[in-house]
RNA sequence: UCGCUAUCAAGAAAGACGGAGGGAUUGGGCCCUGUGAAGUCUUGGCAACCCGGAAGCGCCGGGUGCCACCACCCACCCGAAAGGGAAUGAUACGGA
Numbered sequence: 001u002c003g004c005u006a007u008c009a010a011g012a013a014a015g016a017c018g019g020a021g022g023g024a025u026u027g028g029g030c031c032c033u034g035u036g037a038a039g040u041c042u043u044g045g046c047a048a049c050c051c052g053g054a055a056g057c058g059c060c061g062g063g064u065g066c067c068a069c070c071a072c073c074c075a076c077c078c079g080a081a082a083g084g085g086a087a088u089g090a091u092a093c094g095g096a
Stems, first nucleotide, its partner, number of pairs: 001096002005092004013043005021032003026075004044067003049063005071088001076085003
């Protein structure tokens, strides 16, 4: 990088550095942001995909992931709408 499977309405932030962007991509909308964005680091937390342990249905340790807004909303298909599905993307675990 490609492909398979599963999940994606819940949950969980402080500090330091940094210095203007950010919410994946395109368009539209709506938001966050100098009361400090992205990014990096430290600490903390959430979650429970994989491994191990003890044990017996919830823990402990490790490998990841995550910690504004439903994957922020709409777009394509069904539907009056609510909603559902697809595509794309993200994450995890095998495979090539």